The RNA shown here (Fluoride riboswitch aptamer (crcB RNA motif)) has 77 nucleotides and comes from Mesorhizobium sp. M7A.T.Ca.US.000.02.2.1. NCBI's taxonomy places the organism under Bacteria, Pseudomonadati, Pseudomonadota, Alphaproteobacteria, Mesorhizobium.
[in-house]
RNA sequence: CGUCCACACGGUAAUGGAUUCUGCCGGGCAUUACGCCGUACCGCUUCCCCGAUGAAGCUGAUGACUCCUACUCAACG
Numbered sequence: 001c002g003u004c005c006a007c008a009c010g011g012u013a014a015u016g017g018a019u020u021c022u023g024c025c026g027g028g029c030a031u032u033a034c035g036c037c038g039u040a041c042c043g044c045u046u047c048c049c050c051g052a053u054g055a056a057g058c059u060g061a062u063g064a065c066u067c068c069u070a071c072u073c074a075a076c077g
Stems, first nucleotide, its partner, number of pairs: 009026005016068003020064002027037003043058005
C1' cells in the first nucleotide's frame, strides 16, 4: 500500500418521529478547511404509446415489530 473477514459508524428502504431488528450503499476527484461527482433509494393497476412522454385510478404515516404525532371514520362520555 492492497485484498478479505469481523466490529463500529454514516447514508438509505413511495408521507413525520423514536426503540429494536433486517436488506442495500459507503466509490471517485480535490482541499489546510469548505466542497464536487456518483452509489444504495424514489409503490401499484389500466389506457395512449415503437420508445420516451402523457392520462385515469388504487394501497400505506412500518422495510418488519411496537409506540408517539398528524389526518379520516365509528361508538361512548
It matches the Rfam family "Fluoride riboswitch aptamer (crcB RNA motif)". For this family Rfam cites "Widespread genetic switches and toxicity resistance proteins for fluoride" (Baker et al., Science, 2012). Its mean pLDDT, the model's own confidence on a scale to 100, is 76.